Annotation
This is a predicted structure of a 1392-nucleotide RNA (small-subunit ribosomal RNA) from an uncultured prokaryote. Its mean pLDDT, the model's own confidence on a scale to 100, is 83. It matches the Rfam family "Bacterial small subunit ribosomal RNA".
RNA sequence: CCUGGCUCAGAAUGAACGUUGGCGGCGUGGAUUAGGCAUGCAAGUCGAGCGGUAAGGCUCCUUCGGGAGUACACGAGCGGCGUAAGGGAGAGUAACGCGUGGGCACCUGCCCUUGGACCUGGGAUAGCCACGAGAAACUGUGGGUAAUACCAGAUAACGUCCCUGGACCAAAGGUGAGAUUCCGUCCGAGGAUGGGCCCGCGUCCUAUUAGCUUGUUGGUGAGGUAAUGGCUCACCAAGGCUUCGAUGGGUACCGGGUGUGAGAGCAUGGCCCGGCUCACUGGGACUGAGACACUGCCCAGACACCUACGGGUGGCUGCAGUCGAGAAUCUUCGGCAAUGGGCGAAAGCCUGACCGAGCGACGCCGCGUGCGGGAUGAAGGCCUUCGGGUUGUAAACCGCUGUCAGAGGGGAAGAAGGCUUCGUGAAGAGCUUGUGUUGACGUAUCUUCAGAGGAAGUACGGGCUAAGUUCGUGCCAGCAGCCGCGGUAAGACGAACCGUACAAACGUUAUUCGGAAUCACUGGGCUUAAAGGGUGCGUAGGCGGUUUGUUAAGUUGGGUGUGAAAUCCCUCGGCUCAACCGAGGAACUGCGCUCAAAACUGUCAGGCUAGAGGAAGGUAGAGGUUAGCGGAACUAGCGGUGGAGCGGUGAAAUGCAUUGAUAUCGCUGGGAACACCAGUGGCGAAGGCGGCUAACUGGACCUUUUCUGACGCUGAGGCACGAAAGCUAGGGGAGCGAACGGGAUUAGAUACCCCGGUAGUCCUAGCUGUAAACGAUGAGCACUUGGUCGGGGAACCUCCCAUAGUUUUCCAGCCGUAGCGAAAGUGUUAAGUGCUCCGCCUGGGGAGUAUGGUCGCAAGGCUGAAACUCAAAGGAAUUGACGGGGGCUCACACAAGCGGUGGAGGAUGUGGCUUAAUUCGAGGCUACGCGAAGAACCUUAUCCUGGAUUUGACAUGUGACCCUUCGGGGGCGCCGGCGAAAGUCGGCUUGCCAGCACAGGUGCUGCAUGGCUGUCGUCAGCUCGUGUCGUGAGAUGUCGGGUUAAGUCCCUUAACGAGCGAAACCCUUGUCGUUAGUUGCCAGCGAGUAAUGUCGGGGACUCUAGCGAGACUGCCGGUGUUAAACCGGAGGAAGGUGGGGAUGACGUCAAGUCCUCAUGGCCUUUAUGUCUAGGGCUGCACACGUCCUACAAUGCCGCGCACAAAGGGAAGCGAACUCGCGAGAGUAAGCAAAUCCCUUAAAACGCGGCCCAGUUCGGAUUGCAGGCUGCAACUCGCCUGCAUGAAGUCGGAAUCGCUAGUAAUCGUGGGUCAGCAUACCACGGUGAAUGUGUUCCUGAGCCUUGUACACACCGCCCGUCAAGCCACGAAAGUGGGGGGCAUCCGAAGUCG
Repeated sequence: CCUGGCUCAGAAUGAACGUUGGCGGCGUGGAUUAGGCAUGCAAGUCGAGCGGUAAGGCUCCUUCGGGAGUACACGAGCGGCGUAAGGGAGAGUAACGCGUGGGCACCUGCCCUUGGACCUGGGAUAGCCACGAGAAACUGUGGGUAAUACCAGAUAACGUCCCUGGACCAAAGGUGAGAUUCCGUCCGAGGAUGGGCCCGCGUCCUAUUAGCUUGUUGGUGAGGUAAUGGCUCACCAAGGCUUCGAUGGGUACCGGGUGUGAGAGCAUGGCCCGGCUCACUGGGACUGAGACACUGCCCAGACACCUACGGGUGGCUGCAGUCGAGAAUCUUCGGCAAUGGGCGAAAGCCUGACCGAGCGACGCCGCGUGCGGGAUGAAGGCCUUCGGGUUGUAAACCGCUGUCAGAGGGGAAGAAGGCUUCGUGAAGAGCUUGUGUUGACGUAUCUUCAGAGGAAGUACGGGCUAAGUUCGUGCCAGCAGCCGCGGUAAGACGAACCGUACAAACGUUAUUCGGAAUCACUGGGCUUAAAGGGUGCGUAGGCGGUUUGUUAAGUUGGGUGUGAAAUCCCUCGGCUCAACCGAGGAACUGCGCUCAAAACUGUCAGGCUAGAGGAAGGUAGAGGUUAGCGGAACUAGCGGUGGAGCGGUGAAAUGCAUUGAUAUCGCUGGGAACACCAGUGGCGAAGGCGGCUAACUGGACCUUUUCUGACGCUGAGGCACGAAAGCUAGGGGAGCGAACGGGAUUAGAUACCCCGGUAGUCCUAGCUGUAAACGAUGAGCACUUGGUCGGGGAACCUCCCAUAGUUUUCCAGCCGUAGCGAAAGUGUUAAGUGCUCCGCCUGGGGAGUAUGGUCGCAAGGCUGAAACUCAAAGGAAUUGACGGGGGCUCACACAAGCGGUGGAGGAUGUGGCUUAAUUCGAGGCUACGCGAAGAACCUUAUCCUGGAUUUGACAUGUGACCCUUCGGGGGCGCCGGCGAAAGUCGGCUUGCCAGCACAGGUGCUGCAUGGCUGUCGUCAGCUCGUGUCGUGAGAUGUCGGGUUAAGUCCCUUAACGAGCGAAACCCUUGUCGUUAGUUGCCAGCGAGUAAUGUCGGGGACUCUAGCGAGACUGCCGGUGUUAAACCGGAGGAAGGUGGGGAUGACGUCAAGUCCUCAUGGCCUUUAUGUCUAGGGCUGCACACGUCCUACAAUGCCGCGCACAAAGGGAAGCGAACUCGCGAGAGUAAGCAAAUCCCUUAAAACGCGGCCCAGUUCGGAUUGCAGGCUGCAACUCGCCUGCAUGAAGUCGGAAUCGCUAGUAAUCGUGGGUCAGCAUACCACGGUGAAUGUGUUCCUGAGCCUUGUACACACCGCCCGUCAAGCCACGAAAGUGGGGGGCAUCCGAAGUCG
């Protein structure tokens, strides 16, 4: 930069939970257990069908018990209509169930229109009465009674049946004084409504369900039904369905719609509407216009209830309500006033339909919780840089208003009717007039009153994402949608303040769509990210050249029917607005019918030749199969020669060999493979194919353009081929060689290496069917700039070149344009541009695993999940870092040398130990003679043991005296000068006491910091501007060729320039000149001394210290590119940076330092501050670092004697002299220094001694006696003398420094400092050896390469694991449940 998943912001919900909660309107509310249900209600009505009279009313009578009548009324019964509607639920159903559009072989109560009819008879039975049985439910027998109940007869068509002539079929009355007339009844016809049945199309997942079906599919004939039909039966035929997914399994009521979305889609089907299905579970029919019937019947079952135990009863998925389960879903309300339904002639009755109210912020919508003014910017809170800021006009305070809620009073619409009366009318229909009357909701709304009074929360504030500070906490407590926060300065936890968002709500959870182009129809991909099948042939299917006509299936246009209403949208309208409701329109993208068009696709018919194929003539080839032949090599056997090893490796050993190997020669046998040719050459579909010859055989290419006439492409399934290994059977077996044996290597070495060696490798016949089977790139066709190389053909050209050149065609490569691509790359052999077909992908792991199926002899192959888990996994490229990768180069890095350390004694630092304390820091290189340039006290510290002190050891401010103009001044006080004093002059503003602010801290954090420092490293690097390249990170420059100490310089160059570094500039040293000449110097002149530049002088010299010169690859030769530069040389004091120093890029190490200093935060404040005495920092079984002195003869000792440089000096250096063995002491000159002092340099040199030893080496340790400094040397200083005389005889593994005036060695000085130096910092004297190389070790630089690393190899990362715990699986079995299929028994019932 891509790919790719995860996650969020939006909208929505029949929601739930948490916190909070003022009012109203409109909606909505058992989504889970189609689990069980107490109680009440939810379907009755008709006396104008009937017999009647249980209760009530009225009237009469009464023995007050009751009786009679009436019908204005009606229990029970017969009868009619209704109960199949309305209401509920979604269990079942993947189906003609639903949706949409068609169809017909049918039925249809009530209703409408219309034509007819309504005659004559009959016998029963409830109720009732009597007698029983039973706990009850309920029921038996006898007697008698009615009907619009039931039956018979008559009549019979515009009806039905058969066929032209016949046959058959009905009825009921009621009201009323009175019915052809009102209400009914019967037979027909038509309509309307509702239903039944059939068909086209559409309608979820699963192939790890591929075959299903016997009434199955069709026919004939019957039966059955309202009606078609295997719906049922008999017979006949053998069909029917299915990869366009049958059958099976899972899930699910369907639609209008709803949510979301730009749309296409995706998800969904709650409320409302339409359809279907169900009614405790299963089965069944009856009645009826309609049911196989929610509140009917029968049977079986489960469950529950009653019971006198003999038997019975029940079905809330109606309205309320209850239990249970659950995260979760309401009142056992009012009314039939309205709308609608049933019955009735009607009044009316019934109606948990419905209308209303109640509960729930469950949803949507509306309103309110005030409005205006108000800065001392109050108090309080929070923050603070202490100035202030913010909360915040917010409050207080002043003025105003009155919505909602509260209290009082008025008060609609929803009401139309019905009954009755009048008129009209044929009418009791309809219309009209008048009067009285009907509201569950109970109000909406209007008005009065009082008073800002009663009414704001929730979530969030690290990023996504609007909004931050402080405190607390300290990987704890906790947060978290993802990334991730929290380990002492948390904008992420908790709190506070402040802010942001929304607001009577706000968050959380769950779910859907969106974002997700993340299943891609719109709209994705497959070289390397997930993804091309190993290859071909080919079935179905998909797609298909050119031309003419035809048709009208697709297609296009018009018309028309339908697409219910509601919803969505638009416009109006009604509630004050809105939600909500009403009206009209549009839309419903669909389906049907019809008319038209004929371009395209399709159909049919006829042509064509450019695709494809055939023919003829040629060409190349490791194409395939079989058979034969050949030589080299190898190996074995036999024989000859020969005589000690061979072989093998990094080095060896095992192994072979005197029974003769290896080597060499000859002969013979055997098997496998074919050197050279040989090539990014050839052939093949792929796998693959390599000696030669023959036979058989497949394909390709070229030429001719002769034939056929679209015959083509792709290809799910299918079939065939398919490296190696492997398997089966039989052969063969030289070499090689899994397994295995041995030898090595190694910590081990089940490996790499070596010696052997079995399967196998080879042949024949079968199986397997996989590979990084790769171009990691499916096949075909067409199009799109080029260059070049190779192979196979053909044609042309031809004056030399002629195996050449040009053109064309097929195959195989390289480089590259445009384009494409995330890039790498690809690029006419596409990964470009298009078309057609097939295969495949959808985050990583689990896993190509499990399971099922299938194939295989097996090994195993093909197909192929899920649980769970992670927030990534992955591709290409970039910059670094790293590599026991490569190239080039450098450094005391190694090598070559010299000297050390590590061993001894001592000094010093550190660790450890010890201690009252042994203060603290530093920790590989880059801590450890470091901070500390010097701990007896001091220093010195949160060191320890004691003591003392509290505004303080130290700073600032303020107050307490006077005056004041607030600037200051004066006095008191102190100091100094003058003065005997008084006093005066000048200066200081301070001291004491008490308090407040505060001081103080070497207390913590160097991982909060500044500053300073170390290190890589004096390594040569690190960057920038502009330009260019790249989507980008980045690249280029800075690479390459040379060269250099150097990114130093030169050349080349899409780079051109520049900066920080390197170099130079600076200091010092080396040579010369010049200037100057004291305190330095003394050649010449002079003076003087025992002697000395001592003196006069002098500037020559040395020297001093200023200024200059000089060195630049400048000159010569060579090499090199004509360059840069290198090599050699000359000259020169110095030569290629002359030597040394100072100087340290961007950065790295959270390197070091809070104890130099500064500083944030935290801690402390009668102490962790301050003062003070003593002790400690010096402690000693031990370990390490750095040094000193040694172990000796290149030495030591003694004597003599020569030559420096650089420094220091006033509380100082201290000469000379005297004293002391000495350290030193006494006295004292000189010197603030080129003058005086420290100050004798030592090694060296000369002479002498020692003679290889624990010594005349070495000096530790100890004793005694002294000296010095200092207030004070006990712990705990240094020095001297005498005496003592330890270890040590050159140092294991390992390790350090050094390349020239260097190492080594010798002494000198300084800082610190009262004193104390083996340390540190400087100075000079003497003065080497070795290397001219880069293989290795270490480190570094540049280029390149790989990378899974980026806190960067001290990286990353894989596997195993004690014990415990958790989860999952298996397990002899055992117990229970669910589903499917098959079969047996079988109730009620229907049919016979």